[in-house]
Context: one part of a larger RNA
RNA sequence: CUGGGCGUAAAACGCUUGUAGGCGGCCACGCCAAGUCGGAUGUGAAAUCUCCCGGCUCAACUGGGAGGGGUCAUGCGAUACUGGCGGGCUCGAGGCAGGUAGGGGGAAGCGGAAUUCCCGGUGUAGUGGUGGAAUGCGUAGAUAUCGGGAGGAACACCAGUGGCGAAGGCGGCUUCCUGGACCUGUUCUGACGCUGAGGAGCGAAAGCGUGGGGAGCGAUCCGGAUUAGAUACCCGGGUAGUCCACGCCGUAAACGGUGGGCACUAGGUGUCGGGGGUAUCGACCCCUCCGGUGCCGCAGCUAACGCACUAAGUGCCCUGCCUGGGGAGUACGGCCGCAAGGCUAAAACUC
Numbered sequence: 001c002u003g004g005g006c007g008u009a010a011a012a013c014g015c016u017u018g019u020a021g022g023c024g025g026c027c028a029c030g031c032c033a034a035g036u037c038g039g040a041u042g043u044g045a046a047a048u049c050u051c052c053c054g055g056c057u058c059a060a061c062u063g064g065g066a067g068g069g070g071u072c073a074u075g076c077g078a079u080a081c082u083g084g085c086g087g088g089c090u091c092g093a094g095g096c097a098g099g100u101a102g103g104g105g106g107a108a109g110c111g112g113a114a115u116u117c118c119c120g121g122u123g124u125a126g127u128g129g130u131g132g133a134a135u136g137c138g139u140a141g142a143u144a145u146c147g148g149g150a151g152g153a154a155c156a157c158c159a160g161u162g163g164c165g166a167a168g169g170c171g172g173c174u175u176c177c178u179g180g181a182c183c184u185g186u187u188c189u190g191a192c193g194c195u196g197a198g199g200a201g202c203g204a205a206a207g208c209g210u211g212g213g214g215a216g217c218g219a220u221c222c223g224g225a226u227u228a229g230a231u232a233c234c235c236g237g238g239u240a241g242u243c244c245a246c247g248c249c250g251u252a253a254a255c256g257g258u259g260g261g262c263a264c265u266a267g268g269u270g271u272c273g274g275g276g277g278u279a280u281c282g283a284c285c286c287c288u289c290c291g292g293u294g295c296c297g298c299a300g301c302u303a304a305c306g307c308a309c310u311a312a313g314u315g316c317c318c319u320g321c322c323u324g325g326g327g328a329g330u331a332c333g334g335c336c337g338c339a340a341g342g343c344u345a346a347a348a349c350u351c
Base pairs, nucleotide, nucleotide: 003323004322005321006320007305008304012319014202015201016200017199021195022194023193025089026088027087029086030085031084032083034082035081036078037077038076040074041073042072043070049067050066051065052064053063054062055061092192093189094188095187096185097184098183099182100181104178105177106176107175108174109173110172111155116150117149118148119147120146121145122144126137127136163170164169207248208247209246210245211244212243216242217241221237222236223235224234259318260317261316262315263314264313267296268295269294270293271292272291273290274289275288276287277286300307301306324351325350326349333344334343335342336341
């Protein structure tokens, strides 16, 4: 390479959108005949290859004959499938109408609890902290307690095995702006679809730039302990940061370690959203349908563990990726970034 693979062995891009491309529902519909198929003609040099016959004593070698060999060319024919053009359809997809749930996103405002600080009252000798201590704080009146005030950050209970979002992620309350989903009707369009190399956008935390903010927490740092030492674990402080605005960064065990779409394949049980039925005083119960989210489990799959209608089962379409360990996600180059660094990505050598 042919292949074989990607939950845990190497391997699914962090997520979405979408360009090119690839792939694409139904009609025994019409036309074309590019793919496809048939036979014809031409050509496919010699040598090589296969078969037959022959020549060197055999063979290698070699002479003769036949055959095979093409994504080939031309013209003729076939029309099931693919494709093209045209026509039609409604189940895919989308729209419309009526409902529903939601921490989905953005902005503004508001609220209470708690910590800290400040002021005042009461009050006096300690408090704090630990395994035990000490550093620390406190007679300049702390801790405790009551009243008042300031400020920042986060929103106990509800809370769920629950909800929403493409992912990252999202949780006090109210208002405004705004995205998506689900259910019901079957009213409209009529394949408008799926995937997606590049591209573009989004993207936790930390980090960076400018300006603000700073209660608590707290890398680095300074003390106190512990220890042989203790650049730690424990304790007292405490800077950046954590918060806000705007702009960067673009990473992660960005995980379900499981790419997306469609279809098919036993059941049982819980829960969330919605519809129908039954029943009723009823919102309960029961039956059923659709969508989500869990657990258990058959067939099947799997190296096993396990997965099992939310597949890792059975199939089709498209994309990404893997190919022994180390060297190395490194060097070099390129692109991006203010920087930190990111993306792309080897080789020598070695086992």

This is a predicted structure of a 351-nucleotide part of an RNA (small-subunit ribosomal RNA, central domain) from a mine metagenome.
The prediction has a mean pLDDT of 88.
RNAcentral holds the full RNA, with entries from SILVA.
Its Rfam family is "Bacterial small subunit ribosomal RNA". Gene Ontology terms of the family: structural constituent of ribosome and ribosome.